Molecule: transfer RNA
Organism: Collinsella sp. BA40
RNA sequence: ACCUGGUUAGCACAAUGGUAGUGCAUCGGUCUCCAAAACCGUUGAUCGGGGUUCGAUUCCCCGGCCAGGUG
Repeated sequence: ACCUGGUUAGCACAAUGGUAGUGCAUCGGUCUCCAAAACCGUUGAUCGGGGUUCGAUUCCCCGGCCAGGUG
């Protein structure tokens, strides 16, 4: 330099163009002599820009970052 894959919550991951969700973690509560466990609830995210579309996490283009590969 080129090719491929990835980029979504604090972490690990889902999401067939139509309400962004799950687990763990945080926080609050129930329970307990206390704590843990369990249960209930809460908070929090689409890498940046542009395009297509009535509507984009999703499709297209450019760029950033990560991983692998070719030379």